[in-house]
RNA sequence: GACCGAUACUGGCAAAGCCGUCGAAAGGCGGUGACGCAAAGCUAAGGGCCUAAGGCGGAAACGCUAAGGCAGUCUGGCUGCCGAA
Numbered sequence: 001g002a003c004c005g006a007u008a009c010u011g012g013c014a015a016a017g018c019c020g021u022c023g024a025a026a027g028g029c030g031g032u033g034a035c036g037c038a039a040a041g042c043u044a045a046g047g048g049c050c051u052a053a054g055g056c057g058g059a060a061a062c063g064c065u066a067a068g069g070c071a072g073u074c075u076g077g078c079u080g081c082c083g084a085a
Stems, first nucleotide, its partner, number of pairs: 004083002012037002017032006035072001041078003045075003048070003054065004
């Protein structure tokens, strides 16, 4: 230094639910709350998933569509704390 990762150390993040708020929605943000996490830090590039306002089709019901989302879904990229075996 790389891999690796402990009921070690110092700190960190915070699922569901509930409240508020933004949003058409998915979802985001703040508070509360801890299920978990060694990248649960960042990135939407590839796969996947969610939504469908607008658009297109349709007589309608409805269908299709991401320029909207998810990094706590996988892969890739960037950065990073600690150090037993």
This is a predicted structure of an 85-nucleotide RNA (c-di-GMP-I riboswitch aptamer) from a bacterium. Model confidence (mean pLDDT): 90 of 100. The sequence was found by an Rfam model in a public genome assembly.